[in-house]
Context: one part of a larger RNA
RNA sequence: AGUGAACGCUGGCGGCAGGCCUAACACAUGCAAGUCGAGCGGCAGCACAGGGGCAACCCUGGUGGCGAGCGGCGGACGGGUGAGGAAUACAUCGGAAUCUGCCUCAUCGUGGGGGAUAACGUAGGGAAACUUACGCUAAUACCGCAUACGAUCGAGAGAUGAAAGUGGGGGACCGCAAGGCCUCACGCGAUGAGAUGAGCCGAUGUCGGAUUAGCUUGUUGGUGAGGUAAUGGCUCACCAAGGCGACGAUCCGUAGCUGGUCUGAGAGGAUGAUCAGCCACACUGGAACUGAGACACGGUCCAGACUCCUACGGGAGGCAGCAGUGGGGAAUAUUGGACAAUGGGCGCAAGCCUGAUCCAGCCAUGCCGCGUGGGUGAAGAAGGCCUUCGGGUUGUAAAGCCCUUUUGUCCGGGAAGAAAUCGUACGGGUGAAUAUCCUGUGCGGAUGACGGUACCGGAAGAAUAAGCACCGGCUAACUUCGUGCCAGCAGCCGCGGUAAUACGAAGGGUGCAAGCGUUACUC
Numbered sequence: 001a002g003u004g005a006a007c008g009c010u011g012g013c014g015g016c017a018g019g020c021c022u023a024a025c026a027c028a029u030g031c032a033a034g035u036c037g038a039g040c041g042g043c044a045g046c047a048c049a050g051g052g053g054c055a056a057c058c059c060u061g062g063u064g065g066c067g068a069g070c071g072g073c074g075g076a077c078g079g080g081u082g083a084g085g086a087a088u089a090c091a092u093c094g095g096a097a098u099c100u101g102c103c104u105c106a107u108c109g110u111g112g113g114g115g116a117u118a119a120c121g122u123a124g125g126g127a128a129a130c131u132u133a134c135g136c137u138a139a140u141a142c143c144g145c146a147u148a149c150g151a152u153c154g155a156g157a158g159a160u161g162a163a164a165g166u167g168g169g170g171g172a173c174c175g176c177a178a179g180g181c182c183u184c185a186c187g188c189g190a191u192g193a194g195a196u197g198a199g200c201c202g203a204u205g206u207c208g209g210a211u212u213a214g215c216u217u218g219u220u221g222g223u224g225a226g227g228u229a230a231u232g233g234c235u236c237a238c239c240a241a242g243g244c245g246a247c248g249a250u251c252c253g254u255a256g257c258u259g260g261u262c263u264g265a266g267a268g269g270a271u272g273a274u275c276a277g278c279c280a281c282a283c284u285g286g287a288a289c290u291g292a293g294a295c296a297c298g299g300u301c302c303a304g305a306c307u308c309c310u311a312c313g314g315g316a317g318g319c320a321g322c323a324g325u326g327g328g329g330a331a332u333a334u335u336g337g338a339c340a341a342u343g344g345g346c347g348c349a350a351g352c353c354u355g356a357u358c359c360a361g362c363c364a365u366g367c368c369g370c371g372u373g374g375g376u377g378a379a380g381a382a383g384g385c386c387u388u389c390g391g392g393u394u395g396u397a398a399a400g401c402c403c404u405u406u407u408g409u410c411c412g413g414g415a416a417g418a419a420a421u422c423g424u425a426c427g428g429g430u431g432a433a434u435a436u437c438c439u440g441u442g443c444g445g446a447u448g449a450c451g452g453u454a455c456c457g458g459a460a461g462a463a464u465a466a467g468c469a470c471c472g473g474c475u476a477a478c479u480u481c482g483u484g485c486c487a488g489c490a491g492c493c494g495c496g497g498u499a500a501u502a503c504g505a506a507g508g509g510u511g512c513a514a515g516c517g518u519u520a521c522u523c
Base pairs, nucleotide, nucleotide: 001522002521003520005519006518007517008516009515012370013369014368015367016366017365018363019362020328025326026325027324029323030322031321034073035072036071039070040069042066043065046064047063048062049060050059051058052057080281081280082279089206090205091204092203093202094201095200098198099197103194104193105192106191107190108189109188110187111145113143114142120135121134122133123132124131125130151160152159153158165186166185167184168183169182170181173180174179207253208252209251214244215243216242219241220240221239222238223237224236225235226234256278257277258276259275260271261270262269263268283304284303285302286301287300306317307316308315309314334360336359337358338357342356343354344353345352346351373403374402375401376400383394384393385392386391409459410458411457412456413455417450422444423443424442425441426440427439428438429437467512468511469510470509471508472493473492474491478507479506480505481504482503488495489494
């Protein structure tokens, strides 16, 4: 000088930050990942409309919408933690044998068919979780066929492999209508390029121990094969006998790494909270499935420990998400508000979801700022303390007089953070089109958790606000009383055994100040 601090005494306000360092201990409860009806069949519930009925009410998916279901996208992001890991990690610099949903650009295509299955119905089983059989139905679900610029395979000839529709608008023509048809938007398929993200390889660097000296058999290399998105003993068969090591292999211990942070003149030392990048993990161990991406925190399966339910047959669970509880500990906060902003997921959109985030609450934990009044005031009051008894000191300090009103209290006003999406007018584009749709500009309207907050104005009134440590030397600051090697102090030296500036108290003083000391740790 510093701290994610703790403890003791004390404590007025604000701003900005920070807040389980210990048990990766166990968790009650709530919330933390959904969304799309413009993919689909439908209609449990709500509202509307129509119909029936005296009424209660019933019927009709017809409409707004929509539980459950099929389907799509997202649950691989965001959020948490640091157990493991000393190198499959991280940092920096390179590399070639790779993949990449959504996004951007470009080219081409989107033809024609089929069979199922949930929901639902019927009948069961089970305490429950759940589940069985039969029957019905749809799709942007699934599967063939056609086509194949380019793609893949092949020396070539040639071979192989795609797709899905939905919604808005509309003049002519066709159609009873739905619609066809045209067009726009969102999609779908193939290919190329980009961007982004990810996988892989190499070099260098990265703690301690030699009271760890030898280690290694898929081990080291080759050939061939398998496997992967891809290289490779990654795996396998065969062959060879290699490979690493005092420039520290192997083994043991410890540890997430970095940008940074603290300190220091620097070199260095220590450290890795908050914020950012990377990695690893998700009750413990193992495994794969789906998918562009996981071997997946709030998915699946198996095993284990633990907890819970049970009709004893069998089931359910995983806070190292946000709050919160118990426990551990010197020690670390609310079971709060809002999606208004920023960002994310889904959706054409409106919008929905979002404990990410933005805010509020608690805590002097830290940093910064402000205040606890200002001026005047000598009879140097009273009181306290000391005294050589003259006086000295507290001390302009108080009182008194004159002011001010930050903060606090009360009254009144009151933001910015919010302009996009949306509507409308006029241009531009698309187009057969003055539909639609996209886009630019102008105008208009709506939307604020924080919060009646910040801030501003006004009112009264010195009113609401100072402590802590120290005073022998180091080290700024001294006397009296008490005590008598006792009681005690102490960072070091050392004080205390009858006049103690060192113990305790008082008066006085010194230093910091809403803090001050102590302890712990680092330089």